[in-house]
Molecule: c-di-GMP-I riboswitch aptamer
Organism: Nitrosomonas sp.
RNA sequence: AGCAAACAAUGCCACCCUUGCCGCAAGGCAAGUUCGGAAAGCCUACAGAUCUCCACACAUGAGACGGCUGGGUUGCCUCC
Numbered sequence: 001a002g003c004a005a006a007c008a009a010u011g012c013c014a015c016c017c018u019u020g021c022c023g024c025a026a027g028g029c030a031a032g033u034u035c036g037g038a039a040a041g042c043c044u045a046c047a048g049a050u051c052u053c054c055a056c057a058c059a060u061g062a063g064a065c066g067g068c069u070g071g072g073u074u075g076c077c078u079c080c
Base pairs, nucleotide, nucleotide: 012037013036017032018031019030020029021028022027035067041073042072043071046070047069048068050064051063052062053061
């Protein structure tokens, strides 16, 4: 330095739910909360799955989701 991933330590994130705001909706943001997570950090102008759509004949369109899977990328401590 790299790979892998126990133990320990310093920490990190925040499911469901509640309140407020935004959105037609899926859902997002903030606070409380802490189910869990070794990447539950980030990326959909990477792919798939799932979900939504006032309007519209329809979805081949637009959107949501990184805590659905795969993939890409970056990172902390440390036995071997």